[in-house]
Parts: sequence; structure tokens; C1' cells
RNA sequence: GGGGUAAUAGCUCAGCUGGGAGAGCGCAACCUUCGCAUGGUUGAGGUCACGGGUUCAAGUCCCGUUUACUCCA
Repeated sequence: GGGGUAAUAGCUCAGCUGGGAGAGCGCAACCUUCGCAUGGUUGAGGUCACGGGUUCAAGUCCCGUUUACUCCA
């Protein structure tokens, strides 16, 4: 220098053929207990890496950039 993969909640990740942004763990409150743990209920938490484009509508499609991993040289 060229090719490929990935980037979504604090962490690990899902998100199908473009239309509701989610799960587990963690966190907070409450119930349960004499208390703790376990268990249960509820809740908070998001610039979907960044910038554009297409579209009535983009996490998803297209282009560019950045970062990480990987292959070739």
C1' cells in the first nucleotide's frame, strides 16, 4: 500500500426481507429474611463509531472517514 471482518446500554451480544431499539449479566428501589444471600416485581441507563447520500421511513441500503482484528505484499 491492497483485500476482508467488526463497531448497537457499564460488559458480552442479538436485531430476520428497511417500519416496535432489545436480551443476559451488572446497577437502583421495593417484596421476601432477625439480617445477608438466593428468588420475585418494577425502574434507570442508547449521538446504533463519525460525516454525507437514497427513501414517506435507515441499526439495516450506498459513499467517504476513524479505530480494532485478520490476510496478501